The RNA shown here (c-di-GMP-I riboswitch aptamer) has 102 nucleotides and comes from Desulfosporosinus sp. Its Rfam family is "c-di-GMP-I riboswitch aptamer". Rfam describes the family as follows. GEMM was predicted in a large-scale screen for bacterial structured RNA regulatory elements.

Formats: sequence, structure tokens, C1' cells
RNA sequence: GUUCGGUUGGGGUAAACUUUGCGAAAGCGAAGGACGCUAAAGUCAUGGGUCUAAGGCUAAUUUCAUUCAUUGAAAUUACGCUAGGAUCGCCAGACUACAAGC
Repeated sequence: GUUCGGUUGGGGUAAACUUUGCGAAAGCGAAGGACGCUAAAGUCAUGGGUCUAAGGCUAAUUUCAUUCAUUGAAAUUACGCUAGGAUCGCCAGACUACAAGC
């Protein structure tokens, strides 16, 4: 001098909740606040998981138009399906990075 391990201190981050803004929602930003985390609770939604369902789809009902039969359109409802929305403080992966003393 370098590396690994232990330990003390410093530093970093900031859950719930409150106020406010954005959003259909999930959730996110800011201020306050600390449950935790700390060598990545730094960055990236790439894979899995989870949350939401505006829009779309589907179904039902009603109305209107049309037809021999029927078909089409609109509105409403759904405890239905759906991510291209969200979560990296759920897990994995990728990228970057700090640390004094003993």
C1' cells in the first nucleotide's frame, strides 16, 4: 500500500400518518414525519409476482332504426375479462457507486 473480516462513530435514505398538487384508479411529486433499510431502500419495469381497470372487449337490460326472418346503432349496468397504467421499500437480472478510526 492492497484485500478480507469484526467493531465504534459519522453519513445516506425515509414506511404509516397529516397538508397540498397530479391521476379514472392503483399510485406518484412537494412539505412535515420516522416504521424500517444501509453497502445499494441508488438507477432501469427486462423476467416473475402483486395492485388498479380509464379505454377496449364480453354479457345483460332498455330505447331507436330496419327486416318476411333479422340486423344495426345508442344509453345504462356488471361482483366479468384485459396493461399499453403502477410498484425496484416483493423477488430476480442489468448498470453505476461511497466509507474516517481501531